[in-house]
RNA sequence: UUCUCGAAAAGGCAAAGCCGUCGAAAGGCGGUGACGCAAAGCUAAUGCCCCACCCCGCCGGGCUCACGGGCGGGCGGGUCGAAUGGCUGCCGAA
Numbered sequence: 001u002u003c004u005c006g007a008a009a010a011g012g013c014a015a016a017g018c019c020g021u022c023g024a025a026a027g028g029c030g031g032u033g034a035c036g037c038a039a040a041g042c043u044a045a046u047g048c049c050c051c052a053c054c055c056c057g058c059c060g061g062g063c064u065c066a067c068g069g070g071c072g073g074g075c076g077g078g079u080c081g082a083a084u085g086g087c088u089g090c091c092g093a094a
Base pairs, nucleotide, nucleotide: 005092006091012037013036017032018031019030020029021028022027035081041087042086043085045084046083049078050077051076054074055073056072057071058070059069061067
């Protein structure tokens, strides 16, 4: 001194569940709660993954319309506590 690294101490974050709330949903936020975390701080950028209010196509129900159902795609949305990348950062033993 801290790129790598992760002992100690201080401090920090907070999964699931539950309660409340927002949302069509995925999910978000607040409270509670600690499974874990050295970036579990920020970023949805890339490809995945998740959702399907809306749009398109197909399938089938239906005499037809209306309607609702299934599958695929699109716009859009979501997750950074999934991978990779980007930005920033506390402490300092080996």
This is a predicted structure of a 94-nucleotide RNA (c-di-GMP-I riboswitch aptamer) from a Deltaproteobacteria bacterium.
The sequence was found by an Rfam model in a public genome assembly.
The source organism's lineage runs through Bacteria, Pseudomonadati, Myxococcota and Myxococcia.